[in-house]
Molecule: Bacterial RNase P class A
Organism: Anaerolineales bacterium
RNA sequence: CAGGUUGGUCGGGUGAUCGCGGCACGGAUGCAUUUCUGUGUCGAGGAAAGUCCGCACUUCACAGGGCACGGCGCCGAGGAAAUCUCGGGAUGGAGUGAUCUGUCGGAUCGGGCCACAGAAACAAGUAGCCCCGCUUGCGGGGUGAUAGUGAAAAGGUGGUGUAAGAGACCACCGGCGUCCGCAGCAAUGCGGGCGGCCAGGUAACCCCCGCCGGAAGCAAGGCCAAGCAGAGACGAUGAGCGGCCCGUUUGUUUCGUCUCGGGUAGGCUGCACAGACAGAUGAUCGCCCACGGGAUGCAAAUCCCCGGACAAAAUGCGGCUUAUAGACCGGCCUGAGGC
Numbered sequence: 001c002a003g004g005u006u007g008g009u010c011g012g013g014u015g016a017u018c019g020c021g022g023c024a025c026g027g028a029u030g031c032a033u034u035u036c037u038g039u040g041u042c043g044a045g046g047a048a049a050g051u052c053c054g055c056a057c058u059u060c061a062c063a064g065g066g067c068a069c070g071g072c073g074c075c076g077a078g079g080a081a082a083u084c085u086c087g088g089g090a091u092g093g094a095g096u097g098a099u100c101u102g103u104c105g106g107a108u109c110g111g112g113c114c115a116c117a118g119a120a121a122c123a124a125g126u127a128g129c130c131c132c133g134c135u136u137g138c139g140g141g142g143u144g145a146u147a148g149u150g151a152a153a154a155g156g157u158g159g160u161g162u163a164a165g166a167g168a169c170c171a172c173c174g175g176c177g178u179c180c181g182c183a184g185c186a187a188u189g190c191g192g193g194c195g196g197c198c199a200g201g202u203a204a205c206c207c208c209c210g211c212c213g214g215a216a217g218c219a220a221g222g223c224c225a226a227g228c229a230g231a232g233a234c235g236a237u238g239a240g241c242g243g244c245c246c247g248u249u250u251g252u253u254u255c256g257u258c259u260c261g262g263g264u265a266g267g268c269u270g271c272a273c274a275g276a277c278a279g280a281u282g283a284u285c286g287c288c289c290a291c292g293g294g295a296u297g298c299a300a301a302u303c304c305c306c307g308g309a310c311a312a313a314a315u316g317c318g319g320c321u322u323a324u325a326g327a328c329c330g331g332c333c334u335g336a337g338g339c
Stems, first nucleotide, its partner, number of pairs: 001335010012288007020043009045310001049321002052319005057217004069213005074088005089104006105208002110206002112202003126147002128143007155173006174198002176195008221269004230260006238254006244247001289308001292305005
């Protein structure tokens, strides 16, 4: 210097003019914060998005325990919690590399499943090999050594052994279990001893083990409260009908006035130093910044044109995921050149 990889920051700035929303104070109007208006002040994001996870808050439910259902599952730290973050471990994949990326309790409780091919997909005799018998091409038995099929065939290589064979036995290698030592907080790693223990995979199929989980959501919920309907009191003085001891009586319906409870419309609140009411936060121009293109020029530079991503709050907060023009800063890797 070029290419790459990774972490972080920003995501246009400024001035003028016009405009929008909230609040405070003032003015005009007016039944009324009704409408208009002046001044001041405040007015989107790194994701406000998807609504995937966790919580606050609210209402409902709830003695305790269990079942069912669902979620999570290596270790440590942080965190209110999380399918969160950071660091570490084991085991795969990509890359020369920096680095990126998949998986993570249990397969000897038990059940299910394992396409096609194959005799057989788990306690396997199809062919072959070996032994015996006889009717000489068949019957009985042994054998996982050989072949073939498959993604996968019952540890591997060599030897002993045998009728032929086989961890049946032996040596080495690999795995598993168990015991011990060392390092580490731990997961785990390294080393050693012992045991032939060597009978596959799948738990994102059921299942088993451990831990966690009540439901719905701000259109949650709380307060105030027209009209209509309802309940009660009053009317010796409204109207109708009925009972009786027949009137200064009583019951009931209606009417009028007043009161009351729940509560609809509606309003306030929940609600925030943006915030509502389906929802304001914008537009134009000048200068600058950044990217691209063109012209002049040896170059430095000057001039002209174009364009500024993704997207926009709606109870709040912590995460995750997805979208994003461009700019800046740091670490590391590879290649080339110079000293």